RNA sequence: AUCGUGCUCCGGGGUUGGUGUAAUUCCGAGCCGGCGGUGAUAGUCCGCGACCCAGCCGUGACAGUUCGUGCGGGUGGUUGACCUGGUGGAACUCCAGGACCGACGGUGAAAGUCCGGAUGGGAGGAAGCACGAG
Numbered sequence: 001a002u003c004g005u006g007c008u009c010c011g012g013g014g015u016u017g018g019u020g021u022a023a024u025u026c027c028g029a030g031c032c033g034g035c036g037g038u039g040a041u042a043g044u045c046c047g048c049g050a051c052c053c054a055g056c057c058g059u060g061a062c063a064g065u066u067c068g069u070g071c072g073g074g075u076g077g078u079u080g081a082c083c084u085g086g087u088g089g090a091a092c093u094c095c096a097g098g099a100c101c102g103a104c105g106g107u108g109a110a111a112g113u114c115c116g117g118a119u120g121g122g123a124g125g126a127a128g129c130a131c132g133a134g
Stems, first nucleotide, its partner, number of pairs: 002133006008126003015029004030113002032102002034048004043100002052077003056073004062068001082098005104116003
């Protein structure tokens, strides 16, 4: 170096103009893209996380005839979108060109971009620290 255990820290981005009583939601033109993998760099290939659904276990309080509800753990399910040409040993990942996608709730007007759950959670990351093995 490497492996194991524990701790600490980090861990999501993005607008203007017009119309109108009213729109950052409509129209025009912009802008943004978590994490790991992949003979070569990915929003659109494979997988994961989060959101959502189902049910199982544990736990606190309230209520108390029974249900129900908050929090934590882990299991299963669902979950959007790309082609062409070029280079090359190799690229749906690079270059050129043209496309497409974006949860839920709220909001005198319909939201990837405003507000909210979220000072949350988390895939993961660190020439991080400590201890041990070697």
A computed fold for a 134-nucleotide RNA from an Actinomycetales bacterium, annotated as FMN riboswitch aptamer (RFN element). The coordinates come from a structure-prediction model, not an experiment, and the mean pLDDT is 82. Lineage of the source: Bacteria > Bacillati > Actinomycetota > Actinomycetes > Actinomycetales. The sequence was found by an Rfam model in a public genome assembly.